[in-house]
RNA sequence: GCGCCCUUAGCUCAACCGGAUAGAGCACCCGCCUUCUAAGCGGGCGGUUGCAGGUUCGAAUCCUGCAGGGCGCGCCA
Repeated sequence: GCGCCCUUAGCUCAACCGGAUAGAGCACCCGCCUUCUAAGCGGGCGGUUGCAGGUUCGAAUCCUGCAGGGCGCGCCA
C1' cells in the first nucleotide's frame, strides 16, 4: 500500500426482510430478606448505535468518506 471483518449502556452481547418508544446479563444505586456479610428477590439509573454526510415516509441495519481495532496479502534498494 491492497483486500476482508469489527465498532450498540461502565463491561459482555442482542435487535427478524429497513418499521414505530434500541433490549438482556453483569456492574452501580435504593429497598426487601438475613444476627452480620455473601447469596437470593424487587425496583431504579445508565445510549449522540465510533464520527460526518447521503438514500428513504422511516436507518443500529443500506451507500460514501474519515477514525480506531483485528486478520490476510504485498513492499522493504

A computed fold for a 77-nucleotide RNA from Phenylobacterium sp., annotated as transfer RNA.
Rfam family: tRNA.
The source organism's lineage runs through Bacteria, Pseudomonadota, Alphaproteobacteria, Caulobacteraceae and Phenylobacterium.
The coordinates come from a structure-prediction model, not an experiment, and the mean pLDDT is 80.